[in-house]
The RNA shown here (transfer RNA) has 72 nucleotides and comes from a Minisyncoccia bacterium. The coordinates come from a structure-prediction model, not an experiment, and the mean pLDDT is 82. Rfam family: tRNA. The organism belongs to Minisyncoccia, within Bacteria.
C1' cells in the first nucleotide's frame, strides 16, 4: 500500500429518498407488608465528520477518521 465490511439512542440492532424507530436498560408512577417478577408512561439521536446530487438525504457520489476482515 489494495480490496471488502461496518459506524444509526447507555447497549445490541431495524429503517435503501418524503415526521428517526425496536427490545434491553435508566427513570417516574400503579401494584406488593416488603423484595423480585409485572402493568402504564417518560426522558434519551449534530443518524462517525465534511461536501455533492435532489423539492427533499440516515439512505444515492466524493473525501476524511475510527472499527473489524482479507491480500500482499
Nucleotide at each position: 500500500g489494495c480490496c471488502g465490511g461496518a459506524g444509526u439512542a447507555g447497549u445490541u440492532c431495524a429503517g435503501u429518498g418524503g415526521c428517526a424507530g425496536a427490545a434491553c436498560g435508566u427513570c417516574u408512577u400503579c401494584a406488593u407488608g416488603g423484595u423480585a417478577a409485572g402493568a402504564a408512561g417518560a426522558a434519551g439521536g449534530u443518524c462517525g465528520g465534511g461536501a455533492g446530487u435532489c423539492c427533499g438525504a440516515u439512505u444515492c457520489u466524493c473525501c476524511c477518521c475510527u472499527c473489524c476482515g482479507g491480500c500482499u